[in-house]
RNA sequence: GGUCCUAUAGCUCAGUCGGUUAGAGCAGCUGACUCAUAAUCAGCGGGUCGGGGGUUCAAGUCCCUCUGGGACCA
Numbered sequence: 001g002g003u004c005c006u007a008u009a010g011c012u013c014a015g016u017c018g019g020u021u022a023g024a025g026c027a028g029c030u031g032a033c034u035c036a037u038a039a040u041c042a043g044c045g046g047g048u049c050g051g052g053g054g055u056u057c058a059a060g061u062c063c064c065u066c067u068g069g070g071a072c073c074a
Stems, first nucleotide, its partner, number of pairs: 001073007010026004019057001028044005050066005
C1' cells in the first nucleotide's frame, strides 16, 4: 500500500426483509430474607447504537467517508 471483518449499557453480546417504547446476561444501587455475609427473590438506574454526511414516509439495520480494533496478502 491492497482486500476483508468489526464498533450497540461499566463488561460480554442479541437485535428478523428497514417498520414505530433499543434488549439479555453479568456488574452497580435499593428492598426482602439472615445474628451477619454470601446465595436466593423483588424492584430500580444506566444508551441516543464510534464521528460526519446521504437515501427513505421511516435507519442500530442500506450507501459514502473518517477514526479505533483485528485478520490476510504484498
Transfer RNA from a Bacteroidales bacterium, 74 nucleotides, folded computationally.
Rfam family: tRNA. The family's RNA type in Rfam is transfer RNA. Rfam links the family to the GO term triplet codon-amino acid adaptor activity.
Model confidence (mean pLDDT): 82 of 100.